This is a predicted structure of a 1463-nucleotide RNA (small-subunit ribosomal RNA) from an uncultured Spirochaetota bacterium. Model confidence (mean pLDDT): 82 of 100.
RNA sequence: GGCAACCUGACCCCUUAACAUCUAAAUUGAGAUAUUUCAGAUUUUGAGUGAUUAAGUGUCAGCCUAGAGCGGCGGACUUGGUGAGUAACGCGUGGGCGACUUACCCUGGGCCGAGGAUAGCCGGUAGAAAUAUCGGGUAAUACCGGAUACGACCGCACGGUCGAAGCCGUGCGAGGAAAGGGGCUUCGGCCCCGCCCCUGGAUGGGCCCGCGUCCCAUUAGCCUGUUGGUGGUGUAACGGACCACCAAAGCAGUGAUGGGUAGCCGGCCUGAGAGGGUGAACGGCCACAUUGGGACUGAGAUACGGCCCAAACUCCUACGGGAGGCAGCAGCUAAGAAUAUUCCGCAAUGGCCGGAAGGCUGACGGAGCGACGCCGCGUGGACGACGAAGGCCGGAAGGUUGUAAAGUCCUUUUGCCGCCGAAGAAUAAGCGCGGGAGGGAAUGCCCGCGCGAUGACGUUAGGCGGCGAAUAAGCCCCGGCUAAUUACUUGCCAGCAGCCGCGGUAACACGUAAGGGGCGAGCGUUGUUCGGAAUUAUUGGGCGUAAAGGGCGCGUAGGCGGCUGUGCAAGUCUGGUGUGAAAGGCGGGGGCUCAACCCCCGGACUGCGCCGGAAACUGCAUGGCUUGAGUUUCGGAGGGGGAGUCGGAAUUCCGGGUGUAGGGGUGAAAUCUGUAGAUAUCCGGAAGAACACCGGUGGCGAAGGCGGACUUCCAGCCGGAGACUGACGCUGAGGCGCGAAAGUGCGGGGAGCGAACAGGAUUAGAUACCCUGGUAGUCCGCACCAUAAACGAUGUGCACUAGGUGUCGGGGCGAGCGUCUCGGUGCCGGAGCGAACGCGAUAAGUGCACCGCCUGGGGAGUAUGCCCGCAAGGGUGAAACUCAAAGGAAUUGACGGGGGCCCGCACAAGCGGUGGAGCAUGUGGUCUAAUUCGAUGAUACGCGAGGAACCUUACCUGGGUUUGAAGUGCGGGGGAAUGGCGCGGAGAUGCGCCGGCCGGGCAACCGGCCCCCGCAUAGGUGCUGCAUGGCUGUCGUCAGCUCGUGCCGUGAGGUGUUGGGUUAAGUCCCGCAACGAGCGCAACCCCUACUGCCAGUUGCCAGCAUUUGGUUGGGGACUCUGGCGGAACUGCCGGCGACAAGCCGGAGGAAGGCGGGGAUGACGUCAAGUCAUCAUGGCCCUUAUGUCCAGGGCUACACACGUGCUACAAUGGGCGGUACAGAGGGAAGCGAGCCCGCGAGGGCGGAGCAAAUCCGCGAAAGCCGCCCGUAGUUCGGAUUGAAGUCUGAAACCCGACUUCAUGAAGCUGGAAUCGCUAGUAAUCGCGCAUCAGCAUGGCGCGGUGAAUACGUUCCCGGGCCUUGUACACACCGCCCGUCACACCAUCCGAGUUGGGAGUGCCCGAAGCCGGCAGCGUAACCGCGAGGAGCGCGCCGUCUAAGGCAAGCUUAGUGAGGAGGGUG
Repeated sequence: GGCAACCUGACCCCUUAACAUCUAAAUUGAGAUAUUUCAGAUUUUGAGUGAUUAAGUGUCAGCCUAGAGCGGCGGACUUGGUGAGUAACGCGUGGGCGACUUACCCUGGGCCGAGGAUAGCCGGUAGAAAUAUCGGGUAAUACCGGAUACGACCGCACGGUCGAAGCCGUGCGAGGAAAGGGGCUUCGGCCCCGCCCCUGGAUGGGCCCGCGUCCCAUUAGCCUGUUGGUGGUGUAACGGACCACCAAAGCAGUGAUGGGUAGCCGGCCUGAGAGGGUGAACGGCCACAUUGGGACUGAGAUACGGCCCAAACUCCUACGGGAGGCAGCAGCUAAGAAUAUUCCGCAAUGGCCGGAAGGCUGACGGAGCGACGCCGCGUGGACGACGAAGGCCGGAAGGUUGUAAAGUCCUUUUGCCGCCGAAGAAUAAGCGCGGGAGGGAAUGCCCGCGCGAUGACGUUAGGCGGCGAAUAAGCCCCGGCUAAUUACUUGCCAGCAGCCGCGGUAACACGUAAGGGGCGAGCGUUGUUCGGAAUUAUUGGGCGUAAAGGGCGCGUAGGCGGCUGUGCAAGUCUGGUGUGAAAGGCGGGGGCUCAACCCCCGGACUGCGCCGGAAACUGCAUGGCUUGAGUUUCGGAGGGGGAGUCGGAAUUCCGGGUGUAGGGGUGAAAUCUGUAGAUAUCCGGAAGAACACCGGUGGCGAAGGCGGACUUCCAGCCGGAGACUGACGCUGAGGCGCGAAAGUGCGGGGAGCGAACAGGAUUAGAUACCCUGGUAGUCCGCACCAUAAACGAUGUGCACUAGGUGUCGGGGCGAGCGUCUCGGUGCCGGAGCGAACGCGAUAAGUGCACCGCCUGGGGAGUAUGCCCGCAAGGGUGAAACUCAAAGGAAUUGACGGGGGCCCGCACAAGCGGUGGAGCAUGUGGUCUAAUUCGAUGAUACGCGAGGAACCUUACCUGGGUUUGAAGUGCGGGGGAAUGGCGCGGAGAUGCGCCGGCCGGGCAACCGGCCCCCGCAUAGGUGCUGCAUGGCUGUCGUCAGCUCGUGCCGUGAGGUGUUGGGUUAAGUCCCGCAACGAGCGCAACCCCUACUGCCAGUUGCCAGCAUUUGGUUGGGGACUCUGGCGGAACUGCCGGCGACAAGCCGGAGGAAGGCGGGGAUGACGUCAAGUCAUCAUGGCCCUUAUGUCCAGGGCUACACACGUGCUACAAUGGGCGGUACAGAGGGAAGCGAGCCCGCGAGGGCGGAGCAAAUCCGCGAAAGCCGCCCGUAGUUCGGAUUGAAGUCUGAAACCCGACUUCAUGAAGCUGGAAUCGCUAGUAAUCGCGCAUCAGCAUGGCGCGGUGAAUACGUUCCCGGGCCUUGUACACACCGCCCGUCACACCAUCCGAGUUGGGAGUGCCCGAAGCCGGCAGCGUAACCGCGAGGAGCGCGCCGUCUAAGGCAAGCUUAGUGAGGAGGGUG
């Protein structure tokens, strides 16, 4: 919270404030006084004869008790709470006080004698109350004065001592005390508790100092009581704490001032440590007590439960006034994710008071609530199946849950019931005993021993007995990291997720189940801290290219610094000592049954102080040295800088001459220029700028940068040999200077070039690239600017560490060649370094010193602040938010309008087409009840179709059917198998009828086969080709793709396969850290071309015979056919080549240099195609998504595309005549022949042929001859009409063919595009498959039979090498910016609203202090008047809150504006 079952929260801290009620600080009667009540004694009064009894009153003393007051002590502590403030001597640590204090405790001494008041009380007054006030009267251990004063305090003087202002001693002077109470008594006094003074101690405190103590420099200057002095005030005490005066200091880059944040520490968490984080509980210190201010009291006060004032808030009120302060314990409210009982007890420990008993004590001891934490224990133990049931998985077998359960035996911690029962309690009072000091005695005092009351917890802990497995298991996870997997469900949905990432129909990642893993009274999550993270690097990082060297120099502070001697002892090292509280932590030991927990001992506390010692190193002081550094002398090279003067070439312009039509410019042009004479050319002149050749990885400079010659001024550098100085050095935060180009200001100058701009082109556009012009500017002087890919992307200096080879300047040696050396500048390279690339004495190697800089990408070098600048802008320089990367180097690929080499009908050369027409066919689209489905760039589109009228057929409509149209098994029934007929119906089908049996067995019956019924099965062209097998397309018949071993590389990977040649070829040769091998290539296979042999029918026919005819005889010669062989291998010759491979040419040959063609398709790519060939996982349908039937549809048609056919004609068309193939087919077949028909075809009849025999079968183009004459025709044949033929159950939708008639478009086809390199293209016909019929398609066959290829620049595709890459679903990639939309955070912003700190001024409470003397006034002085003193009052200084003013700072909000991020 919920009706409830139940769910949820809980340590502590953090979060803002307000609190009802109770309680948390009282005590003391042995300081004193009085009252009430009670009791006693006594007295009085009344009544009564007396006695007795009862009541009341007064007084006195004692005792008990309650409350109040006076007084003492305590409420300042032990405490308890909180952390707001505080960045500070607040805290920590170590010191100082010669500058202080300390009630109670210990120690020495003392306590004499007086006085006046006042509470309470009594009687009044005011007020609602709180409270105030008047009069009377009273006590003290309350108050006051006096006496005394060893010390102390003060003053003066002297002496001693110390580092010091101190201390010690002596003398003199001045001056301050007190209180009583109780007990005992032999009445003398003694004892106890108190009181006063002093010394010392103990304890607590105050003040001061060294060191340490967070973030921001986008806070850089701060300060006027500020810094110091003198004299004061003040305090317990020092001090500028405060005051007056004087001086002008003090702090700060070793971070002042300001801002932000924060209580500090012991410790706690983490870490190997160093460190980082933290400051709960426990302990020490500080601060605070509603907020702010203030004093009083006191030994002590920021006084939590005291006072005064102001403010806010709450409460009471009779409206005049009052009251209050839980950050004590509990509790309440609010807030919040969230944190407990209005409990018990003073029994213990401790505190206050008291002589004590004792009282008080929300400190504390306990209990309660909360798994909040730590620790311990249990929820059972043993046995128990080749393993129950159930669940889950699996096709099944089986597996798993799992000895788990059940069951049997056992135990009883815990639990429940009953009984018993420690320790925490020591002692106080008191009693007894013993000892001791003192004393005349007693109470008493000190020490020890014994006895001796008291328990909140508590029904305690624990023990014993009884009962019974009985009362007790959950949470997270199971894709990788990370230990543990299956099934189902879901289908980018629902959801998960710490990071990577899962989920789009097979999810080990979602959800559930089963199983498993982990931990267990807990388990997960969230938050936080440290770790891992050497990812802020002190230990322990970096800066060439990953983030990172300042643009360069000079130089301040600082850091660091050569050789040698001496001294000091700050650092350093060492011995001792003090401290480093306790607790905690660590080691050891002990006590609760163990542990947690607690106790004891040890060590540690790495620090700081003090004393002593050492002297190597650093430092300091001082002395010396020359090698670091520098000075000087001699010589040298140089585009080093400034100023001045001069020169020639070129360009443009101007003038003049010659000369004529163009020039200029571009890819091509145009703008432009020129007949008013350009360009070109010659002469003369002017101007400005820049300096060809030399010229060079050559020189100089710190960098930027510097280039004609000469003069001059200035600076740096190098070499050689001496001399001199004597560490004078290196680096360098700030600072200062220099600093390309562009840009700015002022003044000049301006030839050429040339942002902007204009024009011309280009382009889809072209605010560009190209062209013609052209202003700033470029140049000079002066002054700004201060940036850069200011780069070697490499800070400066010094030292050390293999070499080789150039070059510039100098020197030594040498005749020369050359060699050695110093200083620069290059290349290669070793070790080493490096992630690699690479660097490599010019280091990026090895060291030292110092500076600068870096810490994921974006946001962003942006915003804001500040500084600089005339401006442009520069310097410094964030955050929110967002991403899971951004990046470096290298590797393999892929790609490039990169390069090299090389192929292919790839281009080119050529021939013929397509694209235009009509038709055929496929597709898209549209239409439809349906127009079934698939194929879709290349690689779909005459494709799956090698034959849709029914069938096919999967689609639609309608009609049926449900074990089904077909198959299998089982059971039952019936029947031979099975054939035929009739009726209804569109049919499927329904009804009915007829006929007729096989095998075995004697039979019953069984079996084969059929029908019916039932069961189990079936069936699906339903989905997923992105779950698959198989098959296929494509790159591509391209020449490639890999492996083993070795070698190289940290690795990916490379090498081999690259290179030089060569080839059609990764073909071969040579070379080579490679050597081999495999799949590919080639060859082996088939066809074809030549030939030999064998064979010779159905084929052939030379010769012989025969004949119309190879018809027949015959023949094997030839052709041909079918087999088996041969032949071709760069083998031969020449040349080239490297003596190779091979290439070129030649001979021979039927054929050459893979002869032609085919089959053959490497690793792989396209999630390519196919679940509709087939197969197949999963899913789906089951009187339907199955199945049967009829009809329809797949043939639709305004269109679009692909593939074809036929043409447009004369190389043609028509007619007539006449030649020559090959391959293949034929039995429900091919079909001769004869007859009929114009014909398709039909009829008769069937010859022949299962075929080298018969048939289809006449091949066609061709050839011969005739006609046509360029005409929409004698081209072309669409369309339509009519009539037919054939197939078929059936040609309406929807077949083919024939005849007659009709004769459409079309006259060579835009952009574009296809095929083909030889028996090819083109052209001509023939056959076959499918098939009842249907072919312009497909697959084959032969006939006729070309043209062209210079060549590889270009287009397309491909191979190899190389290069670049930010690409890797790989260029159809990646990716940039605007715009549009949504969301988020930020910046600016007229303003507006709060907070904070401060400044100036105004006002000014309470109060301290000072002043005044108005009022009041017991003690003291005074005979008195009066005074002193005190109080009130008044005034003043200070001052809280408040007010006014102008600013500062911070936060919220804000129309609108701006950019950013994400989608």

It matches the Rfam family "Bacterial small subunit ribosomal RNA".